[in-house]
RNA sequence: GCGACCAUGGUUUAGUGGUAGAACACGUCCUUGCCAAGGAUGAGAUGGGAGUUCGAUUCUCCCUGGUCGCA
Numbered sequence: 001g002c003g004a005c006c007a008u009g010g011u012u013u014a015g016u017g018g019u020a021g022a023a024c025a026c027g028u029c030c031u032u033g034c035c036a037a038g039g040a041u042g043a044g045a046u047g048g049g050a051g052u053u054c055g056a057u058u059c060u061c062c063c064u065g066g067u068c069g070c071a
Stems, first nucleotide, its partner, number of pairs: 001070007010024004018054001026042005047063005
């Protein structure tokens, strides 16, 4: 230099055009003499920009970052 893949709560991830889910972690409450475990409940996310579309996490392009391959 060229090409492929990936980017979703604090972490690990599901979802692939129509209201963004789960686990762990975190907050509050219950339980307990205390801790742990358990139960209930809550907050928290689509890397940035543009385009297509009635509607984009999803499709297209560019940028940023990461992984891999070729030279």